[in-house]
RNA sequence: GGAGUCGGCCAGGCAAUCGUCCGAUUGGAUCGAAAGGUUCAAUCGGGAGGAAAGUCCGGGCUCCAUAGGGCAGAGUGCCAGGUAAUUCCUGGGGGGCGUGAGCCUACGGAAAGUGCAACAGAAAAUAAACCGCCAACGGAGUCGCAAGAUGCUGUUGGUAAGGGUGAAAUGGUGCGGUAAGAGCGCACCGCGCGGGUGGCAACAUUCCGCGGCCAGGUAAACCCCACUCGGAGCAAGACCAAAUAGGAAGGCAAUGCUGCGGCCCGUAGCGUCUUCGGGUAGGUUGCUUGAGGGCGUCGGUGACGGCGUACCCAGAUGAAUGAUUGCCACAGAUUAAUUUCUGCACAGAACCCGGCUUAUCGGCCGACUCCCCCU
RNA sequence: GCGCCCGUAGCUCAGCUGGAUAGAGUACUACCCUCCGAAGGUAGGGGUCACAGGUUCGAAUCCUGUCGGGCGCGCCA
Numbered sequence: 001g002g003a004g005u006c007g008g009c010c011a012g013g014c015a016a017u018c019g020u021c022c023g024a025u026u027g028g029a030u031c032g033a034a035a036g037g038u039u040c041a042a043u044c045g046g047g048a049g050g051a052a053a054g055u056c057c058g059g060g061c062u063c064c065a066u067a068g069g070g071c072a073g074a075g076u077g078c079c080a081g082g083u084a085a086u087u088c089c090u091g092g093g094g095g096g097c098g099u100g101a102g103c104c105u106a107c108g109g110a111a112a113g114u115g116c117a118a119c120a121g122a123a124a125a126u127a128a129a130c131c132g133c134c135a136a137c138g139g140a141g142u143c144g145c146a147a148g149a150u151g152c153u154g155u156u157g158g159u160a161a162g163g164g165u166g167a168a169a170u171g172g173u174g175c176g177g178u179a180a181g182a183g184c185g186c187a188c189c190g191c192g193c194g195g196g197u198g199g200c201a202a203c204a205u206u207c208c209g210c211g212g213c214c215a216g217g218u219a220a221a222c223c224c225c226a227c228u229c230g231g232a233g234c235a236a237g238a239c240c241a242a243a244u245a246g247g248a249a250g251g252c253a254a255u256g257c258u259g260c261g262g263c264c265c266g267u268a269g270c271g272u273c274u275u276c277g278g279g280u281a282g283g284u285u286g287c288u289u290g291a292g293g294g295c296g297u298c299g300g301u302g303a304c305g306g307c308g309u310a311c312c313c314a315g316a317u318g319a320a321u322g323a324u325u326g327c328c329a330c331a332g333a334u335u336a337a338u339u340u341c342u343g344c345a346c347a348g349a350a351c352c353c354g355g356c357u358u359a360u361c362g363g364c365c366g367a368c369u370c371c372c373c374c375u
Numbered sequence: 376g377c378g379c380c381c382g383u384a385g386c387u388c389a390g391c392u393g394g395a396u397a398g399a400g401u402a403c404u405a406c407c408c409u410c411c412g413a414a415g416g417u418a419g420g421g422g423u424c425a426c427a428g429g430u431u432c433g434a435a436u437c438c439u440g441u442c443g444g445g446c447g448c449g450c451c452a
Stems, first nucleotide, its partner, number of pairs: 001371010012328007020047012049346001053357002056355005061233004068265004073229005078092005093107001094105004108224002113222002115218002130163002132159008141150003171189006190213001191211005196205003237285004247276006256270004278451003292311001294309006330343004376448007385401004394432001403419005425441005
């Protein structure tokens, strides 16, 4: 100098004017017996995000029985830890990719059972003989005086070394062996099993022994094993007000129906479900102080946890958080000229948190890797 | 806020218990038929199976994540 990897952070700034939502205080008007409510104005304080999004997971909270038993169903799936909890996070193991920093990983079980594998190929799962190789027997040749030798062909048998097919064909190399061959035997490598050793464990093993290898793939096919899961959701729930035809038809009905959700048991209750028709579409609460964020310190490799300190930081409901102007910053184009012009992302709370995923202009910081050059 | 469903040719759909050229009707194009047209007949073109990644030998189909669209659910009685 170039190329790259990982992590963290910011999310334009300042000023003026106008406007808006919430809270506090003060004042006016009004309702009320009062408490207090409604409304207007002024002052002060606060007013979107890293994803507020998707709603993919998990939890708090609320109601249904303090949420009970069984089946079915769903989810998760190497190990250990973190946490309120998780399918999340951290650390580690195995496997894969990359020269490397690093990245990816649905990664339990195929020697419990069932299923599946198109086409091609001889054969696709208790392996298999198409070509080839070899043997025996038969046939017709050639050479030879003969014994015999040699190729061709038919039948039967042996053979998984070689060819060819396929995504996949029962371990590899060498030596021996054989009619030809083959873990058939042996050596080395690989594989499996058992023990020892290290590790909490997954697992590793340059240690020891055994087995010629029996037991191919697929479980994001059924399934088996282990673990987890009751249902609904702030449109939960509580209170006030308003309104009405408290209606009609149909199904089921005590071995029934409903709370109860796919079913059964159990438990509580006694009608209940569907459709049509009717009414109302208001207010208060839940509502924001919380597994809260900031700083410091201690423990831990880390996720995270303990302690101390000061802080309060949106609560709308046809829904506020904005608009205009000027200057500056950044990016692009342009010009003699910081001259002129343009742009400045994704997006936007709605009961609240922890994660994941997805969208995103531009920039800053830190750690690390590889290549080239110079000293 | 919660739950469910769908996306395949211009349009309407099938295929979704994985198997290779992805089909059907309609529309389109050409030809036949007719004096001409319609109807009918024959042939043909047209597809990123919404998108991306994975599992598998093989994916429209199975799994995961996105994108787009649609539907239902208030209270009283």

This is a predicted complex of two RNAs, RNase P RNA and transfer RNA, with 452 nucleotides together. Rfam match: Bacterial RNase P class A. Rfam describes the family as follows. Ribonuclease P (RNase P) is a ubiquitous endoribonuclease, found in archaea, bacteria and eukarya as well as chloroplasts and mitochondria. Rfam classes the family as a ribozyme. The coordinates come from a structure-prediction model, not an experiment, and the mean pLDDT is 77.